[in-house]
RNA sequence: GCAGCGCUAGCUCAACGGCAGAGCAACCGCGUCAUGCGCGGCGGGUUGGAGGUUCAAGUCCUCUGCGCUGCU
Numbered sequence: 001g002c003a004g005c006g007c008u009a010g011c012u013c014a015a016c017g018g019c020a021g022a023g024c025a026a027c028c029g030c031g032u033c034a035u036g037c038g039c040g041g042c043g044g045g046u047u048g049g050a051g052g053u054u055c056a057a058g059u060c061c062u063c064u065g066c067g068c069u070g071c072u
Stems, first nucleotide, its partner, number of pairs: 001071007010024004018055001027041004048064005
């Protein structure tokens, strides 16, 4: 330099172009002498950034940042 893959909640990851979710963590409660375990509940998002297409974009297109892999 070229190509491919990835980037979404604190972490690990989902999501036919049609209301952005799950598990864990955190928080609250039950329970316990107490902590942990267990059970119930609840909040949490500029979908890496910018622009475009569309009635509608995490998803499609363009540019770009970061990471990984391969090639040269």

About this RNA: A computed fold for a 72-nucleotide RNA from a Parcubacteria group bacterium, annotated as transfer RNA. The coordinates come from a structure-prediction model, not an experiment, and the mean pLDDT is 81. It was read from a public genome assembly. It matches the Rfam family "tRNA". Its family is annotated with triplet codon-amino acid adaptor activity in the Gene Ontology. Rfam's curators write: Transfer RNA (tRNA) molecules are approximately 80 nucleotides in length. Taxonomically the source falls in Bacteria candidate phyla (Bacteria).